[in-house]
Context: one part of a larger RNA
RNA sequence: AUUGAACGCUGGCGGCAUGCCUAACACAUGCAAGUCGAACGGCAGCGCGGAGUGCUUGCACUCUGGCGGCGAGUGGCGGACGGGUGAGUAACGCGUAGGAAUCUGCCCUAAAGUGGGGGACAACCCGGGGAAACUCGGGCUAAUACCGCAUAAUCUCUACGGAGUAAAGCUGGGGACCUUUCGGGGCCUGGUGCUUUAGGAUGAGCCUGCGUCAGAUUAGCUUGUUGGUGAGGUAAAAGCUCACCAAGGCGACGAUCUGUAGCUGGUCUGAGAGGACGAACAGCCACACUGGGACUGAGACACGGCCCAGACUCCUACGGGAGGCAGCAGUGGGGAAUAUUGGACAAUGGGGGAAACCCUGAUCCAGCAAUGCCGCGUGUGUGAAGAAGGCCUGAGGGUUGUAAAGCACUUUCAGUAGGGAGGAAAUCCAUACGGUUAAUAACCGUGUGUGUUGACGUUACCUACAGAAGAAGCACCGGCUAACUCUGUGCCGGCAGCCGCGGUAAUACAGAGGGUGCGAGCGUUAAUC
Numbered sequence: 001a002u003u004g005a006a007c008g009c010u011g012g013c014g015g016c017a018u019g020c021c022u023a024a025c026a027c028a029u030g031c032a033a034g035u036c037g038a039a040c041g042g043c044a045g046c047g048c049g050g051a052g053u054g055c056u057u058g059c060a061c062u063c064u065g066g067c068g069g070c071g072a073g074u075g076g077c078g079g080a081c082g083g084g085u086g087a088g089u090a091a092c093g094c095g096u097a098g099g100a101a102u103c104u105g106c107c108c109u110a111a112a113g114u115g116g117g118g119g120a121c122a123a124c125c126c127g128g129g130g131a132a133a134c135u136c137g138g139g140c141u142a143a144u145a146c147c148g149c150a151u152a153a154u155c156u157c158u159a160c161g162g163a164g165u166a167a168a169g170c171u172g173g174g175g176a177c178c179u180u181u182c183g184g185g186g187c188c189u190g191g192u193g194c195u196u197u198a199g200g201a202u203g204a205g206c207c208u209g210c211g212u213c214a215g216a217u218u219a220g221c222u223u224g225u226u227g228g229u230g231a232g233g234u235a236a237a238a239g240c241u242c243a244c245c246a247a248g249g250c251g252a253c254g255a256u257c258u259g260u261a262g263c264u265g266g267u268c269u270g271a272g273a274g275g276a277c278g279a280a281c282a283g284c285c286a287c288a289c290u291g292g293g294a295c296u297g298a299g300a301c302a303c304g305g306c307c308c309a310g311a312c313u314c315c316u317a318c319g320g321g322a323g324g325c326a327g328c329a330g331u332g333g334g335g336a337a338u339a340u341u342g343g344a345c346a347a348u349g350g351g352g353g354a355a356a357c358c359c360u361g362a363u364c365c366a367g368c369a370a371u372g373c374c375g376c377g378u379g380u381g382u383g384a385a386g387a388a389g390g391c392c393u394g395a396g397g398g399u400u401g402u403a404a405a406g407c408a409c410u411u412u413c414a415g416u417a418g419g420g421a422g423g424a425a426a427u428c429c430a431u432a433c434g435g436u437u438a439a440u441a442a443c444c445g446u447g448u449g450u451g452u453u454g455a456c457g458u459u460a461c462c463u464a465c466a467g468a469a470g471a472a473g474c475a476c477c478g479g480c481u482a483a484c485u486c487u488g489u490g491c492c493g494g495c496a497g498c499c500g501c502g503g504u505a506a507u508a509c510a511g512a513g514g515g516u517g518c519g520a521g522c523g524u525u526a527a528u529c
Stems, first nucleotide, its partner, number of pairs: 001528003005525005012376006018369002020334001025332003029329003034077003039074002042070002046068003049064007084287003093212007102204002107200008115149001117147002124139006155164003169192006177186003213259003220250003225247008262284004266277004289310005312323004340366001342365003348362001349360004379409004389400004413470001415465005423456001428451001429449007473518005478499003484513005494501002
């Protein structure tokens, strides 16, 4: 000088940060990932409309998917992001500089296509089993779910002859014309999807040089081990895996083993060189009760998915089931020690959706804590009878001390009342122009205008009111080291960072008066330089 600190005494306000370093110990409860009806069949519940019945004449009941919508279900996208933790890892894990044999949903650019069929399974209905979790059988049904057919290459394979391979619709608007079961459909047109291909962007996988703690009281280590051929495998190079062949490969330039440890940008210190550290913020990695495994998918071997095994907890009708806070709060435990079972999606961002919107313990805020840094205040001026009291005294006085009182002012902050920005730009609605189009419709783009949206919030800030009113402590005073006397005690009780004090005049113990230092803090302890 510093700290994610703790402890003791003390404590007025604000701003900005920070807050389980220990048990990767166990967890009650709530929330933390949903969304789309403009993919689909439907209609449990709610609202509207229609029909009927009862009548108490404005209510009750029943029916009806016609409408707004929508529980459950099929389907799509997202649950691989965001958030947490640092157990493991001495490693291509990280850092840095390169490399070639790869994949990449959504997004962007460009080209081409989007034809025609089929069979199911949920939901639903019926029946059965089970305490429950749940599950079985039969029957009906839709789709952007599933499967053939057609077409197709610059795509894939190729023996260069050829062979193989795709798709899905939904929605807005419309003048003629055709059709209609009068709902609509064809047709035209816009939007958005879908399929194939090429390129991009982004993200990810892989390989390599160099760097990356301690121990030699660890000296030898290795058999898929090192290389080759062939085969398999992967998105992709490769002993990645396998068969065969060869006998290699690493090591005092420290292999192997053991211990410790997430790495980095950085942080602290220091004149620097260096040393120590890796909280918060940011990048990468690893993990998700412990161990193992794959499935789905563009992406996982998946924190709030699945399966198996184990430990633990819970339910049970004893047959069988359920669970995983190292998400946000919170509880127990451990510990010197670390916060609220709060508010809001208003902003920023994320997921879904055409949008409205929904979800979001990410985030933004608030609460608690002097934990840290910074700022402010606890008054200002005047005031000598140098008051009283205290302490000391050589008894004259000295000191506390302009300190107080008194007088004159001020009102920051806190308090009360009133006013009051900014964080809000948008979306939406109306309208003008341009694009598109057969079109003045619809849609898209740009501009203009009105209105709307704030958790924080009793916001910041401003004004008024009242009254010095509500606001100072802590450590030290032998030397180092700024600051001295008295009383008590008498090697006792005690102090102490080092030297050392105390055994009857203790500036070193304890108290008091006085002083010194810092100040909403001050000391102590721990730790680093």
Notes: Predicted 3D model of a 529-nucleotide part of an RNA (small-subunit ribosomal RNA, 5' domain) from an uncultured bacterium. The full RNA is in RNAcentral, with records from ENA. Its Rfam family is "Bacterial small subunit ribosomal RNA". Rfam links the family to the GO terms structural constituent of ribosome and ribosome.